[in-house]
RNA sequence: GGGAGUAUAGCUCAGUAGCAGAGCAGCAGACUGCAGAUCUGUAGGUCUCAGGUGCGAACCCUGAUGCUCCCU
Repeated sequence: GGGAGUAUAGCUCAGUAGCAGAGCAGCAGACUGCAGAUCUGUAGGUCUCAGGUGCGAACCCUGAUGCUCCCU
């Protein structure tokens, strides 16, 4: 220099155009002498950034940035 993948909750990830989700972690309650385990409930998001397409974008297109990998 060329190319590919990836970016979504604190962490690990799902979600390929129509209400943003799960597990773990956190918080509260139940249980317990206390705690753990278990059960119930609850909070937490500018879907990396900018622009475009479209009635509608986390999702499609373009560019930028970070990370990983391949080629030279």